[in-house]
The part of an RNA shown here (small-subunit ribosomal RNA, 3' major domain) has 478 nucleotides and comes from an uncultured bacterium.
The RNAcentral record of the full RNA draws on ENA.
Its mean pLDDT, the model's own confidence on a scale to 100, is 81.

Context: one part of a larger RNA
RNA sequence: UGACGGGGACCCGCACAAGUAGUGGAGCAUGUGGUUUAAUUCGAAGAUACGCGCAGAACCUUACCAACACUUGACAUGUUCGUCGCGACUCUAAGAGAUUAGAGUCUUCGGUUCGGCCGGACGAAACACAGGUGCUGCAUGGCUGUCGUCAGCUCGUGUCGUGAGAUGUUGGGUUAAGUCCCGCAACGAGCGCAACCCCUACUUUUAGUUGCUACCAUUUAGUUGGGCACUCUAAAAGAACUGCCAGUGAUAAGCUGGAGGAAGGCGGGGAUGACGUCAAGUCCUCAUGGCCCUUACGUGUUGGGCUACACACGUGCUACAAUGGUACUUACAGUGAGAUGCUAAGAGGCGACUCUAAGCCAAUCCCAAAAAGGUACCUCAGUUCGGAUUGUACUCUGCAACUCGAGUACAUGAAGCUGGAAUUACUAGUAAUCGUGGAUCAGCGCGCCACGGUGAAUGCGUUCCCGGGUCUUGUACA
Numbered sequence: 001u002g003a004c005g006g007g008g009a010c011c012c013g014c015a016c017a018a019g020u021a022g023u024g025g026a027g028c029a030u031g032u033g034g035u036u037u038a039a040u041u042c043g044a045a046g047a048u049a050c051g052c053g054c055a056g057a058a059c060c061u062u063a064c065c066a067a068c069a070c071u072u073g074a075c076a077u078g079u080u081c082g083u084c085g086c087g088a089c090u091c092u093a094a095g096a097g098a099u100u101a102g103a104g105u106c107u108u109c110g111g112u113u114c115g116g117c118c119g120g121a122c123g124a125a126a127c128a129c130a131g132g133u134g135c136u137g138c139a140u141g142g143c144u145g146u147c148g149u150c151a152g153c154u155c156g157u158g159u160c161g162u163g164a165g166a167u168g169u170u171g172g173g174u175u176a177a178g179u180c181c182c183g184c185a186a187c188g189a190g191c192g193c194a195a196c197c198c199c200u201a202c203u204u205u206u207a208g209u210u211g212c213u214a215c216c217a218u219u220u221a222g223u224u225g226g227g228c229a230c231u232c233u234a235a236a237a238g239a240a241c242u243g244c245c246a247g248u249g250a251u252a253a254g255c256u257g258g259a260g261g262a263a264g265g266c267g268g269g270g271a272u273g274a275c276g277u278c279a280a281g282u283c284c285u286c287a288u289g290g291c292c293c294u295u296a297c298g299u300g301u302u303g304g305g306c307u308a309c310a311c312a313c314g315u316g317c318u319a320c321a322a323u324g325g326u327a328c329u330u331a332c333a334g335u336g337a338g339a340u341g342c343u344a345a346g347a348g349g350c351g352a353c354u355c356u357a358a359g360c361c362a363a364u365c366c367c368a369a370a371a372a373g374g375u376a377c378c379u380c381a382g383u384u385c386g387g388a389u390u391g392u393a394c395u396c397u398g399c400a401a402c403u404c405g406a407g408u409a410c411a412u413g414a415a416g417c418u419g420g421a422a423u424u425a426c427u428a429g430u431a432a433u434c435g436u437g438g439a440u441c442a443g444c445g446c447g448c449c450a451c452g453g454u455g456a457a458u459g460c461g462u463u464c465c466c467g468g469g470u471c472u473u474g475u476a477c478a
Stems, first nucleotide, its partner, number of pairs: 001478002003475003007472007015462002019426005026318008034309002042053002064304007073129001077128003080124005087106008109119003131293002134291003140287002142282003145278001147276001152191006158167003171182003197270004202238007211228002215226003241264001244258005320419001324378006336367001338365001341360002346355003385416001390411007432454007
């Protein structure tokens, strides 16, 4: 100087407390361990692995396994030789296919000094080499998690100390903040904090189609003609600064209350992550040193596996019902997607869906029905709760749904009556609850990312648990 203490003082955080809803019990989905397997590819491992890499494993993906094949190679550059447009398509035979053998059709490259001269393509032989999701994240770059959006981490000059170092950065107040004020052998500065950026809440101006409709006509309908006031859209401005008042404070920084205001003391969200820690994670995104393989640890193909199942754990979904279920009935959103696409209206089917067929490269058309809401029945039952499981018949995608997809109809109707010890999230348009859209994607999610609707309870307080910050003290620790 640090680190540590079941030392001290002060302070903060959904850390506790006060509340709300859960998880832990059931069924299913999903990830992991274990076991099994020819293979169940690999990685991730307290917090910081476990709906994680995977924004989507039937083939492909795919790295794994079995079998069958190839060896200058599926891919790149160079040398030599040969052929010539390249290429596309069809058929026959063998085969699981890769591949092998053969036949046919279409087509007959560009430049040119007219020289197989240049370019280009294909084939052959050999060699330099290719190739490796093989190993090492404890050789590395890059990227990322975490402490933590915590308020800290440092430097120059000066001063003090033999020195390691100290001071500044401590102290008195204050703040979300090393934020600001005052004081002080310190005076300044940098990286962080804050602000500058984006969204949202209010107003004005400009603009008015595909948007809007107060007024005038018109219509089944803002449908059409006027109109751009309003809504909205999208660009530019304004607006909030403790600016004003009172109290308090040290006359300071600030704090408390009030006025005005759409908004008040950081208005609410987001992006933004200091010096560093964990030899944290990743050589399977990519890059890369070293090591290793080179007729194989490379490459291709078919089939299988990653989907197994005495079991254990994590994360979710659906429930156990009456604040509910079923049937009927109508209102009100916002984000977003759309051409190999979204698909209206009409018709067929109980339905998944199919047929036919307008519009739309979209403020124009379409996905699109929002759901919770209201009314009637059910009357506390393993039920008109719950929907697992199973049978039959179908639909769709796709070469192909057996292993192993999603959906529909009928039938079946399991566990489950609120969950032990324990444990999680959340302070307001939040929790809870309700539906909607999107990425990936041929098809497929209860996951993920986003969107709006309805909309709470509680907070005495900081003794205690956990984590963190500042000062101080002890130490046989470094």